[in-house]
RNA sequence: GCCGAGGUAGCUCAAUGGUAGAGCAAUGGUUUUGUAAACCAUAGGUUGGGGGUUCGAAUCCUCUCCUCGGCU
Numbered sequence: 001g002c003c004g005a006g007g008u009a010g011c012u013c014a015a016u017g018g019u020a021g022a023g024c025a026a027u028g029g030u031u032u033u034g035u036a037a038a039c040c041a042u043a044g045g046u047u048g049g050g051g052g053u054u055c056g057a058a059u060c061c062u063c064u065c066c067u068c069g070g071c072u
């Protein structure tokens, strides 16, 4: 330099252009003599960044940054 895969909650990952979710973790509560476990609830997101298309973009287009793999 070229090609490919990926970037979404603290972590691991979903989401066919139509309200961004799950598990674990965190916080509070129920239960227990107490802890753990279990159950219930709550909070946590400028979807890497800019621009474009669209009534509407995590999703489509484009530029760019970062990570990983391959080729040279």
Base pairs, nucleotide, nucleotide: 001071002070003069004068005067006066007065010024011023012022013021018055026042027041028040029039030038048064049063050062051061052060

Model confidence (mean pLDDT): 82 of 100. Predicted 3D model of a 72-nucleotide RNA (transfer RNA) from a Candidatus Moraniibacteriota bacterium. The source organism's lineage runs through Bacteria, Bacteria candidate phyla and Candidatus Moraniibacteriota. It matches the Rfam family "tRNA". Rfam describes the family as follows. Transfer RNA (tRNA) molecules are approximately 80 nucleotides in length. The family's RNA type in Rfam is transfer RNA.